[in-house]
Molecule: Bacterial RNase P class A
Organism: Alistipes sp.
């Protein structure tokens, strides 16, 4: 000077006119009107985790059902997040991505292959019968019955690797060295690394079931509290009014009760509406001080959205930046273009996703230059 990699920040900014919603304060003929001050994010988004907070539910347990599953540690909690451990993948590195409780038992593993854990197709060896070569030793073929996992061939996957002893041929059958598991030493909190140590020849892989540990009551602020006008109206008392239904009292009749329907207060509960919940909070910024780091403590300062169909805009002007083309007296200067995603709705911690454009800071390779 370009290209990577880890982290973290900003993401437009002034002026002017005309508006939109909260709040303070004066004035008011209570309609409102003056003035001063506020007014969208890093994701305000998806609503995926988890918590606060608010109903209802709930004696304990325990089963079942979901959901997590390496170790330590952060937090109010979390499956986030932060450091680290193994294994495997991609990159020259810097680095980045996935997995990972346990293994008794149990099931399954297309296809192709003899077999996919009860592994003889070929090939290798012995033994016997039969035929052929031949003078013998020997050999070649066939057909029975054993032995063998060393070669060969299937497969994603084949019963530790390699050499050597060893054998009729082989073979962890033995051995020496690598791998593997256990036991002990030494390091770590721990996962989990090591080793001139001692056992043990030697256990197959994936996914299922299965068993263990942790966590989980439903529902979301349209949650949930409070006031509540008009009409109608459960209920209640007066008063009118008429024994007309219907109904109570004993089988029936009469009697007696309640009882229609208007008016008039009284009243509960419910809709319209409003009010609160509602923005001061695991709050922001800064400085110290601890830790690797997530994050914590201990001063100090700040006040900083609160709409309900839903305020945070519209136009115009100048200026940053960025592309593109011209122009140059290399300082710039002229013309066109663009200037992202997206937008609070109970609050906060997280993670996903979207995003023109720019900064910073640490590292890696290579190439040039001292």
């Nucleotide at each position: 000077c370009g290209g990577c990699a880890a982290g973290u920040c900003c993401g437009c900014u002034c002026u002017g006119u005309c508006g939109c919603c909260g709040c303070c304060u004066g004035c008011u003929u209570c309609g409102g009107c003056a003035g001063g001050g506020g007014g969208a994010g890093g994701a305000a988004a998806g609503u995926c985790c988890g918590g606060g907070c608010a109903a209802c539910g709930c004696a304990g347990a325990g089963c079942a059902c979901c959901g997590u599953g390496c170790a330590a540690g952060c937090u109010a909690a979390c499956g986030a997040c932060u450091u680290g451990a193994u294994g495997u993948c991609c990159g020259u590195a810097a680095g980045g991505g996935u997995a990972u409780g346990g293994g008794a038992g149990c099931g399954u593993a297309a296809c192709a292959g003899a077999g996919a854990a009860c592994g003889a197709c070929c090939g290798c060896c012995c033994g016997g019968c039969g035929g052929g070569a031949u003078g013998c030793a020997u050999u070649c073929c066939g057909c029975c019955g054993g032995g063998u996992a060393a070669g060969g061939g299937u497969g994603a996957a084949a019963a530790g690797g390699c050499g050597g002893g060893g054998u009729a041929a082989g073979a962890g059958c033995c051995c020496a060295c690598c791998g593997c598991g256990g036991a002990g030493g030494c390091a770590g909190c721990g996962a989990u690394g090591u080793c001139g140590u001692c056992c043990g020849g030697c256990c197959g892989u994936a996914c299922g079931u299965c068993c263990c540990g942790c966590g989980g009551g439903u529902u979301g602020c349209a949650a949930g509290a409070c006031c509540g006008u008009g009409u109608a109206u459960a209920c209640c008392g007066g008063c009118a009014g008429u024994c007309a239904a219907g109904g109570g009292u004993u089988g029936c009749u009469c009697g007696c009760c309640c009882g229609a329907u208007g008016c008039c207060g009284g009243g509960g509960g419910g809709u319209a509406g409003g009010u609160u919940g509602c923005u001061g909070g695991a709050g922001g910024c800064g400085g110290c001080g601890g830790g690797u780091g997530a994050c914590c403590g201990c001063c100090g300062u700040c006040g900083u959205a609160g709409a309900u169909a839903a305020a945070u805009g519209a136009c115009a002007g100048a200026g940053a930046c960025c592309c593109g083309g011209g122009c140059u007296g290399c300082g710039g200067c002229c013309c066109g273009g663009g200037c992202a995603c997206a937008g609070a709705a109970c609050c906060c911690g997280g993670c996903u996703u979207a995003c023109a454009g720019g900064g910073c800071c640490u590292g890696c390779a290579a190439a040039c230059c001292u």